[in-house]
């Protein structure tokens, strides 16, 4: 340096041809069960979709640069 694949909720991660609200599981609160506690159940909270442009009527999703993390060649 040049390639290819990652970056979505604390955590791992889905989300596929752009479109009706942005989601799962575990963590975390409350209730509820229980003499307790755990687990199970209910119900909430919590997102600038890595950043900044562009495209469109609309962008987590396409397109450009950037950063940033992994792997591969030199």
């Nucleotide at each position: 340096g040049g390639c290819u694949g990652g970056g979505u909720a604390g955590c791992u991660c889905a989300g596929u041809u752009g479109g009706u609200u942005a989601g799962a599981g575990c963590a975390c609160g409350a209730c509820a069960c229980u003499c307790a506690u755990a687990a199970c159940g209910u119900c909430g909270g919590g997102g600038u979709c890595g950043u900044g442009g562009g495209u469109u009527c609309a962008a987590a999703u396409c397109c450009c640069a950037c950063c940033u993390c992994a792997g591969c060649c030199a």

The RNA shown here (transfer RNA) has 74 nucleotides and comes from Candidatus Falkowbacteria bacterium LH_S3. It matches the Rfam family "tRNA".